[in-house]
């Protein structure tokens, strides 16, 4: 110099002409200003904001999960922990293993709460018993029954704590020693997570992105949400409740339980709200029509405008506080708002990259294209995840020139 | 614009952690059977959308992307 990789930022020129979508102006067929993104994207989280819904309770559902913290919240972020996997260093003759740095990853409560699954192979996949080992019996001395034990052997992703020493017919955490895991007291460091020491106990197989427990969170639907104004019009038609019973009262009516029928809601308890008359009929019921009234299905009409909607957890400098994420305080600034949808087109120059050709040690000339990559705001914001030519700026690691 | 579900041979489909080297049907090939053609009947190709997780194992569990559909004024 040049190139992988990782991470962080950036993600772009000017001239002219015309067009466009907003705003303000206006002496009104011009002026002047303003006009995409780091993801405007996926819609995966979480808030704002808006509406319905809400006496309480209890199930159920859906999410989240080491520990502190940041924040409006969050499945985010920061900072630390402990685990896993690599790397360098020491210490050991070397391996093994032990310590130190420093790097990288993760959806990292619970498997001794309970159920459930673990293909094949293997005796057994979790109340183990094939072979092989001991022991009693029987026997035609080939074995064969019934009993013990779980160390050896193979199988497989996994095999019932390790090693030695005692014990024993054999044996075995069956006892001790030592170590490993796991719990549990206490001391110490720490807000914690956890970690260091003693000391007592235990020996337990994975899976919880299988049901699940155990915390802790969530009420539901989302701007086509909701408010208003305008115009428009027919609730047409169908279902469905208007019931029972006790008490008060002369009557009119009242009041309590119940039931039906809906209303909130996931769903029960529960709670609200209807439950009234009129005719034919009967001795009175019953029972048929009907209008009101409460509901649920379905139909008709309009498809225009304004709000909601762009100054806000903004956004740029600077200080202070904090390892950080973030947080105060100061000064400045104001930056798209359409509503079938605006940010573009067309001619000129040119930088860089692409792509051809020469030369050739990295590389350099020269030609050709002529602003390009992903991609385009739709109520706004904080993440996360995804795409993405090029270009820079740090670390690593390669290769060349030159000295 | 928001909010929903779905994805296996060319087509419609079975699958619910291992019995999957993924089964069936309709199609397509070849080959039987006739004079010939259909139909029978035998035999063949032919698929888990992609990619990373979890797990000894994954079409199935999870998560992310792609692609399709639908519902709402």
């Nucleotide at each position: 110099g040049c190139u992988g990789c990782a991470a962080g930022c950036c993600g772009u020129u000017c001239u002219a002409u015309c067009g466009u979508c907003c705003c303000g102006c206006a002496u009104a067929g011009g002026c002047g200003g303003g006009g995409a993104g780091g993801a405007a994207a996926g819609u995966c989280c979480g808030g704002g904001c808006g509406g319905c819904a809400c006496a309480g309770a209890g199930c159920a559902u859906u999410g989240c999960a080491c520990c502190u913290g940041c924040u409006a919240a969050c499945g985010g972020c920061a900072g630390g922990g402990a685990c896993u996997c690599g790397g360098g260093u020491a210490a050991g003759a070397a391996a093994a293993u032990u310590a130190c740095c420093g790097g990288a990853g993760g959806a990292c409560a619970g498997a001794u709460a309970g159920c459930g699954c673990c293909a094949c192979a293997g005796a057994a996949a979790a109340u183990a018993a094939c072979u092989a080992c001991c022991g009693u019996g029987a026997g035609c001395c080939a074995u064969c029954a019934c009993g013990g034990a779980a160390a050896a052997g193979g199988u497989g992703a996994a095999a019932a704590c390790g090693u030695g020493a005692g014990g024993u017919a054999a044996a075995a955490g069956c006892u001790c020693a030592c170590g490993c895991u796991c719990c549990g007291u206490u001391a110490c460091g720490g807000c914690a997570a956890c970690a260091u020491a003693c000391c007592g106990g235990a020996g337990g197989g994975g899976c919880a992105a299988g049901c699940c427990u155990u915390g802790c969170a969530a009420g539901c639907c989302g701007a086509a949400a909701a408010g208003c104004c305008a115009a428009a019009u027919a609730u047409a038609u169908c279902c469905u409740g208007u019931c029972c019973u006790a008490c008060c009262c002369a009557u009119c009516g009242g009041u309590g339980g119940g039931g039906u029928g809906a209303g909130c809601g996931g769903c029960u308890c529960g709670u609200u709200c209807a439950u009234u008359c009129c005719g034919c009929g009967u001795u009175g019921c019953a029972g048929c029509g009907g209008a009101a009234c409460g509901g649920g299905a379905g139909g008709g009409g309009u498809u225009g405008g304004c709000u909601g909607a762009u100054a806000g957890a903004g956004c740029c400098c600077g200080c202070u506080g904090g390892c950080a994420a973030c947080a105060g305080c100061g000064c400045g600034c104001c930056c798209a708002g359409a509503u079938a949808a605006a940010u573009g087109a067309u001619a000129g120059a040119u930088a860089u990259a692409c792509c051809c050709g020469c030369c050739c040690g990295a590389g350099g000339c020269g030609g050709a294209u002529g602003a390009a990559a992903c991609a385009g705001a739709a109520c706004c914001c904080g993440g996360c995840u995804u795409a993405c030519a090029g270009g820079c700026u740090u670390g690593c690691g390669g290769c060349u020139u030159a000295u | 614009g928001u909010c929903c579900c779905c994805a296996u041979c060319g087509u419609c489909u079975a699958g619910a952690g291992g019995c999957c080297u993924a089964g069936g049907a309709c199609g397509g090939g070849a080959g039987u059977u006739u004079c010939u053609c259909a139909a029978u009947c035998u035999c063949c190709a032919g698929a888990c959308a992609c990619a990373a997780g979890u797990u000894c194992g994954a079409a199935u569990c999870u998560u992310g992307u792609u692609g399709g559909g639908g519902a709402c004024a």

Predicted 3D model of RNase P RNA and transfer RNA as a complex of 476 nucleotides. Rfam match: Bacterial RNase P class A. The family's RNA type in Rfam is ribozyme.